[in-house]
Context: one part of a larger RNA
Molecule: large-subunit ribosomal RNA, domain I
Organism: soil metagenome
RNA sequence: CGCACAUGGUGGAUGCCUUGGCGGUAGAAGGCGAUGAAGGACGUGGUAGCCUGCGAUAAGCGUCGGCGAGCUGGCAAACAAGCUUUGACCCGGCGAUUUCCGAAUGGGGAAACCCACCUCGCAAGAGGUACCGUGCACUGAAUUCAUAGGUGUACGGAGCGAACCCGGUGAAUUGAAACAUCUCAGUAACCGGAGGAAAAGAAAUCAACCGAGAUUCCCUUAGUAGUGGCGAGCGAAAGGGGAACAGCCCAGUCGUGGUAAUCGGGUGAGUGCUAGUGGAACAGUCUGGAAAGUCUGGCCACAGCAGGUGAUAGCCCUGUAGACGAAAGCACAAGCCCGUGAGCGACAAAGAGUAGGACGAGACACGUGAAAUCUUGUCUGAACAUCGGGGGACCAUCCUCGAAGGCUAAAUACUCUCUACCGACCGAUAGUGAACCAGUACCGUGAGGGAAAGGCGAAAAGAACCCCGGAGAGGGGAGUGAAAUAGAACCUGAAACCGUGUGCGU
Numbered sequence: 001c002g003c004a005c006a007u008g009g010u011g012g013a014u015g016c017c018u019u020g021g022c023g024g025u026a027g028a029a030g031g032c033g034a035u036g037a038a039g040g041a042c043g044u045g046g047u048a049g050c051c052u053g054c055g056a057u058a059a060g061c062g063u064c065g066g067c068g069a070g071c072u073g074g075c076a077a078a079c080a081a082g083c084u085u086u087g088a089c090c091c092g093g094c095g096a097u098u099u100c101c102g103a104a105u106g107g108g109g110a111a112a113c114c115c116a117c118c119u120c121g122c123a124a125g126a127g128g129u130a131c132c133g134u135g136c137a138c139u140g141a142a143u144u145c146a147u148a149g150g151u152g153u154a155c156g157g158a159g160c161g162a163a164c165c166c167g168g169u170g171a172a173u174u175g176a177a178a179c180a181u182c183u184c185a186g187u188a189a190c191c192g193g194a195g196g197a198a199a200a201g202a203a204a205u206c207a208a209c210c211g212a213g214a215u216u217c218c219c220u221u222a223g224u225a226g227u228g229g230c231g232a233g234c235g236a237a238a239g240g241g242g243a244a245c246a247g248c249c250c251a252g253u254c255g256u257g258g259u260a261a262u263c264g265g266g267u268g269a270g271u272g273c274u275a276g277u278g279g280a281a282c283a284g285u286c287u288g289g290a291a292a293g294u295c296u297g298g299c300c301a302c303a304g305c306a307g308g309u310g311a312u313a314g315c316c317c318u319g320u321a322g323a324c325g326a327a328a329g330c331a332c333a334a335g336c337c338c339g340u341g342a343g344c345g346a347c348a349a350a351g352a353g354u355a356g357g358a359c360g361a362g363a364c365a366c367g368u369g370a371a372a373u374c375u376u377g378u379c380u381g382a383a384c385a386u387c388g389g390g391g392g393a394c395c396a397u398c399c400u401c402g403a404a405g406g407c408u409a410a411a412u413a414c415u416c417u418c419u420a421c422c423g424a425c426c427g428a429u430a431g432u433g434a435a436c437c438a439g440u441a442c443c444g445u446g447a448g449g450g451a452a453a454g455g456c457g458a459a460a461a462g463a464a465c466c467c468c469g470g471a472g473a474g475g476g477g478a479g480u481g482a483a484a485u486a487g488a489a490c491c492u493g494a495a496a497c498c499g500u501g502u503g504c505g506u
Stems, first nucleotide, its partner, number of pairs: 001505009015491001016455002020426002022423007029415002031160002039101003042055003046079001049075003061095006070083003106115003116129005131157009164195001165193005175182001179229001205212002216243005226234002247407003250351001252347005263339005270332005276324002282297003286293001298315002300304001306318003356380008366392001387402005442449002462490001465477004
C1' cells in the first nucleotide's frame, strides 16, 4: 500500500411524520373611506428583545349576553404582585377611547416633523380654518339693468381594494420560415367609470312567400359560407337543441274610473348569521415502558366522519348523528300602514341638422372589393304613415319592420374575503418565494431582485453529584429513560470521503 472482515468518524440521502401549501364543491359576502380608510411610524407590560394585541383610558375601558374555575397573550421558564362563584380569564354583540403620518384636508415639508390664525375657556384644553362641484343667501365691476367676480353656508366628491365589466388611447416581440398589406391584436400596457355583477335588451330584427317573435349564456350549425400578398392566416350567421324568461314608459288632450298594478318609505310574523347547550355505549386477560394490540365475554348506533390519548379505541377524551339556543347587532322576509297612481274609451300624436348623399376613416368573420349594413371627422341634406327603413351593388314586384327618446329581473363572468366540506394533489431540493418571526436576511443609487432554514422523548424525567481539563471546549463515571450510538451539533442515519482493529498478500 492492497484485499477481506469487524468497528467508528464525517455527511444528511432515504423512510415515516405535518403545523404549511395546491386544486376544488356548497353557501355567504362582494366593499372600506372626511364619523379620517388601506397601509404605516412611534408608543404601550412589574422586570420586556421580537411577534401578537392595543392607543396617553394604550396585551386594555364600559355594557349586554354566553361559559363556569381557574386566570394575568406567544417565543419563555422563573420571580414579584395581584384578580376570581359578589362569576374572573375566555367567547360573542354593541359602545367608549383611538398619539402621529397617510386621500391627509389650516400653511409648509426631506411621510410619521416644523410653523400658524380664529372662536370658546381662569387654565388645561376643545372646536374650526384644504380643493373641486352643486344648491341657497348676501354682495358686486368694466356698464344703466344685469352678468362675470367675491364672501358665507349646507350637501356631495376626493383615496384604497384580487379578479370580473363598460368605455377611451393603443404597441412590439412573434407568424408569414426574409418583409411592407396582413398577423400577433383591438391583445399587453396606460387612462376614465360602475356594480355585485356589468353590458345588452322589447325589432326601422330575422326569414323567405313558410314563418319566427326582446336580450344574455351554453351545445350545434362549422373550421362550413366566406374572407385572405386567395400567402400566413382570419372566420361568421340563419336554423336546430337547451339555461332563463317579463315586459314597459315619455314625447297628449278630453272623458270614464276610483286607490285596484307598480314604485318609494315604514312596520314586521318568521327564517338565517354573529357566542353556545345537550348528546348513546366496556370490562377483564396476555405481551409490553405504555394497550387502543392479543384472547374472553358484553354494549351503543338517526352517532363505525374525524382528531387526540405512552402502539392500531364506535363504547377513555374532544367530537359525530340527532335535538335545542340570543339580551344585542346584521341579512332576508309573508302580511300590514303611508305616499304614488292602475285600467278603459275617444280623438290625436308618433323623436331633423336626423335619414340619406359626397370625400376620408373606423366597425362588421368581410383587407374597397360587385360591398350591402353600422359609426362619423369635413361638406351637404329629405319625406312626414297617401310616409319611411330593410331584405348583401342596383331596379321592380312582394314580404317585413317603424330609426333619429328612455327603463328593465333571471339565466352569464369573477373571488381580496368568511364558513363548512372534499381530493387515485404535494409532503420540506416537493408543495406558495415563504410549514420556521419571509417578501425577512441579503444584493442593488433605484426600479427591482430575493434566499437558506421543519422532526430529542410518551413525558424534560433536558443529565443532581464525582473525575480529567483553562472557573474552558470536550470527555469519563453516576443518575433519568423502554431506548442516551434518543444528550439538545438530539427520529431514521444511505453514499462519496477519512480512520481504527484483526487476518492475508506484497